[in-house]
RNA sequence: AAAGUCGGCCAGGCAAUCGCCGCGUGCCUUAAAACACGGGGAGGAAAGUCCGGGCUUCACAGGGCAGGAUGCCAGCUAACGGCUGGGCGCCAUAAGCCGCAAGGCGAAAGCGACGGACAGUGCAACAGAAAAUAAACCGCCGAUGGCCUCGCAAGAGGAUCAGGCAAGGGUGAAACGGUGCGGUAAGAGCGCACCGCGUCCACGGCAACGGCGGACGGCACGGCAAACCCCAUCCGAAGCAAGACCAAACAGGAAGCCACGGCGCGGCCCGCGCCGCUUCCGGGUAGGUCGCUUGAGCCUGUCGGCGACGGCGGGCCUAGAGGAAUGAUUGCCGAACCUCGUGAGAGGGGAACAGAACCCGGCUUAUCGGCCGGCUUUCCAA
RNA sequence: CGGAGUGUAGCUCAGCCUGGUAGAGCACUGCGUUCGGGACGCAGGGGUCGCAUGUUCGAAUCAUGUCACUCCGACCA
Numbered sequence: 001a002a003a004g005u006c007g008g009c010c011a012g013g014c015a016a017u018c019g020c021c022g023c024g025u026g027c028c029u030u031a032a033a034a035c036a037c038g039g040g041g042a043g044g045a046a047a048g049u050c051c052g053g054g055c056u057u058c059a060c061a062g063g064g065c066a067g068g069a070u071g072c073c074a075g076c077u078a079a080c081g082g083c084u085g086g087g088c089g090c091c092a093u094a095a096g097c098c099g100c101a102a103g104g105c106g107a108a109a110g111c112g113a114c115g116g117a118c119a120g121u122g123c124a125a126c127a128g129a130a131a132a133u134a135a136a137c138c139g140c141c142g143a144u145g146g147c148c149u150c151g152c153a154a155g156a157g158g159a160u161c162a163g164g165c166a167a168g169g170g171u172g173a174a175a176c177g178g179u180g181c182g183g184u185a186a187g188a189g190c191g192c193a194c195c196g197c198g199u200c201c202a203c204g205g206c207a208a209c210g211g212c213g214g215a216c217g218g219c220a221c222g223g224c225a226a227a228c229c230c231c232a233u234c235c236g237a238a239g240c241a242a243g244a245c246c247a248a249a250c251a252g253g254a255a256g257c258c259a260c261g262g263c264g265c266g267g268c269c270c271g272c273g274c275c276g277c278u279u280c281c282g283g284g285u286a287g288g289u290c291g292c293u294u295g296a297g298c299c300u301g302u303c304g305g306c307g308a309c310g311g312c313g314g315g316c317c318u319a320g321a322g323g324a325a326u327g328a329u330u331g332c333c334g335a336a337c338c339u340c341g342u343g344a345g346a347g348g349g350g351a352a353c354a355g356a357a358c359c360c361g362g363c364u365u366a367u368c369g370g371c372c373g374g375c376u377u378u379c380c381a382a
Numbered sequence: 383c384g385g386a387g388u389g390u391a392g393c394u395c396a397g398c399c400u401g402g403u404a405g406a407g408c409a410c411u412g413c414g415u416u417c418g419g420g421a422c423g424c425a426g427g428g429g430u431c432g433c434a435u436g437u438u439c440g441a442a443u444c445a446u447g448u449c450a451c452u453c454c455g456a457c458c459a
C1' cells in the first nucleotide's frame, strides 16, 4: 500500500418564536387552580414478547409421577436457551502466487439444535434382486454332485439341472472400507503390505479432546432422536389490569361444591341448614393515594483476569402521567444521492428504522448513512 | 399494557398429534333433463397449504424466525 473480514461508537446540527407533560421555588390561598422563575422530558432497538431475573399475590413438610425446557468442555453471571475462552466437525473465498489453458493453491473469518442409534419401540414412499442379524436381476464360475459325448481305463471335452460368488453393471437419498499383490473354478479381508477405522494401555490437557508410541481387532457397529424414547441438569402458578390502602354507589337471583374454617340442630361420628367458595345472569362505580423509578444504575480512574467479567476509589441523579406529553414554524449550516464539468468546482437535493407505560439482563427482527479500531494474507521499499 | 389462539380452493372447514399422490361441502364450467329457468344427474377445472430459513431421502404436517388477523382481561357488591 492492496484485499478480505470482525467489532465498537454516532445516527442530522445550531438559533429564534410559539406550544405540550411532570418536578421544585415564589406569589396568592383553608386547600387548590392560575401566573412568574428555574430545572428535566424516548431508543439502539423503546418493537417481537422469544428466554432469564427482580418485585407482588396465591399455593407449598419432604419426595415422587405427569408436563416443559436445555444438552461438546471449562468458565462468567442474580439467572439464562445469553456471553467468553477452548475442543471437534463443516465450508470457503479475496488480494496474491502457480499454470499456455482448463484449473489449482490460498488466511483471518464464517457456519454447527455438536448427549445417546450395541436400553427398547419404530420409520425409509417410488425405484430396486435386496433397505438392515443383507440379497442375487443382468453378470462371473462350473471346483463339488448329477447329465451328455469320447475313452478299456486313468482321464478329456460339453451343456449348466442342483449349486458356488459378490468382483463388474444397474436401482436408489442411502447398498455393509480403499489401493495393490497373492489366492481361486470364479470370487471375496479369504491371506498379506500400505492407507483408513475401532478398542485398550501409556503420555499431554481441569476437561471436551489430542497426537507420538505400544498392543489388539480383518472391519464386526449404516441413516433418522427438529420420531417415540433413554440419560443428565433445571423449572410451583400467575402477572403492575400483580397487589396494598382510602372513598363512593347499588339489588339481588340461579346452578354447583362441602375439601378447609365458623355458627345452629345433635351426647359424639355421620348428616342437614346458613355463612362460605366457584360459575352464570342482573345491578353499581369507573374517583384518589401507594406500588413508580436509587438501580444486578450511569460516567471515570486503577487493579486482577487471554476474555466474558470482577474488586476498589472518585463523581453524577438522568421521563415517570391519564389512553398517555416529549411537538410545530422560520432562518442558517448540512451527509448520502442526482445532473453538469477533463479538473478545481457549480447546480439540485434534503436525513433510516422507529415511539417509553413496573423495572432490569439477553436474544431476535427493522434500520439512510458516517466515523474509528482490531485481525489476517499478500505486494513493494529499506 | 398483559394473555390466548387462528392462517389450507372464491367461501366454510378437514387433513397436522403419528412426515410419503392435498380433500369435503357450497360456489364455478360443460353436458344431460325441461318449452325455458330452478332443482336434480354426470363429467370437469381451480391450491405459492400466510412468508422465510432449517431438520429429513422427503415438510401442509417437525423446529426456528417473521407477517397478518381474531378473542379475552378493571373494581365493588
Stems, first nucleotide, its partner, number of pairs: 001378010012333007020041002023038004043353001047364002050362005055239004067235005072086005087114001088112003096105003115230002120228002122224002137169002139165003144162002147158004177195006196219001197217005203210002243290004252281006261275005283458003297316008337348004383455007392408004402439001410426005432448005
Source information: Predicted 3D model of RNase P RNA and transfer RNA as a complex of 459 nucleotides. Rfam match: Bacterial RNase P class A. Rfam describes the family as follows. Ribonuclease P (RNase P) is a ubiquitous endoribonuclease, found in archaea, bacteria and eukarya as well as chloroplasts and mitochondria.